[in-house]
Molecule: transfer RNA
Organism: Minisyncoccota bacterium
């Protein structure tokens, strides 16, 4: 320089045009135990960034940012 892939919570992942964006681990509280662990309940917490398309964008399109693989 070219060419693919991915970017969603603190961590691993899910939703692939329409729901309140789920779940796990991890956090806080809270209950149980003589402590702690282990188990139950509760609560907060996320769509890289800027346009476009569409009634509606996490999804579809384009630059641009990050990563990562691969050719020259």
């Nucleotide at each position: 320089c070219c060419u693919c892939a991915c970017g969603u919570a603190g961590u691993u992942c899910a939703a692939u045009g329409g729901a309140u964006a789920g779940a796990a681990c991890a956090a806080g509280c809270c209950c149980c135990u003589c402590c702690u662990a282990a188990g139950g309940g509760c609560u907060a917490g996320a769509u890289c960034u800027a346009g476009g398309u569409u009634c509606g964008a996490u999804u579809c399109c384009u630059a641009g940012c990050g990563c990562g693989a691969g050719g020259a």